RNA sequence: UUCUUAUUAGCUCAAUGGUAGAGCAUAAUACUCCUAAUAUUAGGAUCCAAGUUCAAGUCUUGGAUAAGAGA
Numbered sequence: 001u002u003c004u005u006a007u008u009a010g011c012u013c014a015a016u017g018g019u020a021g022a023g024c025a026u027a028a029u030a031c032u033c034c035u036a037a038u039a040u041u042a043g044g045a046u047c048c049a050a051g052u053u054c055a056a057g058u059c060u061u062g063g064a065u066a067a068g069a070g071a
Base pairs, nucleotide, nucleotide: 001070002069003068004067005066006065007064010024011023012022013021018054026042027041028040029039030038047063048062049061050060051059
């Protein structure tokens, strides 16, 4: 310097262009003499900036970070 891949909740991962979900974790409530376990509920996220589109986590361009390959 060129190319490829990845970036979504506190962590690990989903998501045909059409309401962003799950598990674990956290909080509350119920249960219990108390704790644990269990059940229910709640909060919490699309790496950044533009573009296309009625509509973008998803498509396009540029950038950032990480990993890999080539010269």